[in-house]
Context: one part of a larger RNA
RNA sequence: UGGCGGGGGAGCACCACCAGGCGUGAAGCCUGCGGUUUAAUUGGAGUCAACGCCGGGAACCUUACCGGGAGCGACAGCAGAGUGAAGGCCAGAUUGAAGAUCUUGCCAGACGAGCUGAGAGGAGGUGCAUGGCCGUCGCCAGUUCGUGCCGUGAGGUGUUCUCUUAAGUGAGAUAACGAACGAGACCCGUGCCACAUGUUGCCACCAGUAUCUAAAGGAUAGCUGAGCACUCUUGUGGGACCGCAGCCGAUAAGGCUGAGGAAGGUACGGGCAACGGCAGGUCAGUAUGCCCCGAAUCUCCCGGGCCACACGCGGGCUGCAAUGGUAUAGACAGAGGGCUGCCACCCCGAAAGGGGGAGCCAAUCCCUAAACUGUACCUCAGUUGGGAUCGAGGGUUGCAACCCACCCUCGUGAACAUGGAAUGCCUAGUAACCGCCAGUCAUCAUCUGGCGGUGAAUACGUCCCUGCUCCUUGCACA
Repeated sequence: UGGCGGGGGAGCACCACCAGGCGUGAAGCCUGCGGUUUAAUUGGAGUCAACGCCGGGAACCUUACCGGGAGCGACAGCAGAGUGAAGGCCAGAUUGAAGAUCUUGCCAGACGAGCUGAGAGGAGGUGCAUGGCCGUCGCCAGUUCGUGCCGUGAGGUGUUCUCUUAAGUGAGAUAACGAACGAGACCCGUGCCACAUGUUGCCACCAGUAUCUAAAGGAUAGCUGAGCACUCUUGUGGGACCGCAGCCGAUAAGGCUGAGGAAGGUACGGGCAACGGCAGGUCAGUAUGCCCCGAAUCUCCCGGGCCACACGCGGGCUGCAAUGGUAUAGACAGAGGGCUGCCACCCCGAAAGGGGGAGCCAAUCCCUAAACUGUACCUCAGUUGGGAUCGAGGGUUGCAACCCACCCUCGUGAACAUGGAAUGCCUAGUAACCGCCAGUCAUCAUCUGGCGGUGAAUACGUCCCUGCUCCUUGCACA
């Protein structure tokens, strides 16, 4: 100087607690991991910070694994080769299938892989040889430098103390005075206003048209002319600064309350994010040192496996019902995507879907809600709850659905009666509930990333538990 302490003090955090909300842990299924099994069940990741992770939803491909079959040696040297190299072929044998190989021959016309080196290639090894990228400490507030001063020196001071802050944020004190990185400022989005903009957007006023009609000064349709008021689109500005008032504080920094305001004290949500530590993760994304394989650990093809199943663990989905289920009728989004595409509308089908077929390279056309509301039934049951499992029939994608896809219909109708110890997330348009879109993608979503709809309860605190930061103290530690 650091590190550590079941030493002390101060501060902070729903990956801490408190007050609460919803779960997980029990069940069935989905998915990842272990174990076991297997010819193979390829490999990596292992507290937080491995386990719906490697964008890892694997039918072939992917694919690295297993079984079988086949192919490949630039260049140099030696040996071979017009006494015919490489290559090609009918038939038969062989084979899962193959002039790949073999038998018998034929065509062809200059190079050949037999040996030694040396390559190409390697998802072969080493992440403890590395780059790059990422995770985490860290939703942290720290890390340093110049000059000066102190100390023989390592080093200290500055960076400490008091108050304050989300913050080494700021104010005051002070042998320090200044400065840099980080914090903040900055950048993007959302919320308010103004101006500009007017098609593919909009329709208030004016004129018209079509349809319905109970015939009225009716309803519906931006449909047409006209228009750019409004909504919206996307540009430019404004707006919030403890600025104002009161109180507290030291007359400071600042804090509390209030007014005005669309918004109030970082407005809210994101991006960016220090010096470094963890020999953290990745050689299987790519790059790369060294080692290894080199006619196989390279390359291709076919089939299988990664999907196994006594069992253990993690993360989810669906439920156990009446705040519900079923049937029927009706309403309201945002953000995305679309040419091997999205598919209106019509017809066929009970449905999945099929056959026609218009528009749209899209503010133009298309894909689009569900929870919700009305009505009816069910009346507390293993039920009209729940849908696992299995049987039958059909459809779609694809060369191909047996291992091993998804969907529809009928039948079957399991566990499950709110879940022990323990444990996760969350402070507001949040949790919870509800659906939609995209990624992957021929097909397949209970995943991931976004998007909107409905919309709470409870703190406005504390350091008790778990941790983090700073100061201080002890140390058989470095």
The part of an RNA shown here (small-subunit ribosomal RNA, 3' major domain) has 478 nucleotides and comes from a metagenome. It matches the Rfam family "Bacterial small subunit ribosomal RNA". Its mean pLDDT, the model's own confidence on a scale to 100, is 80.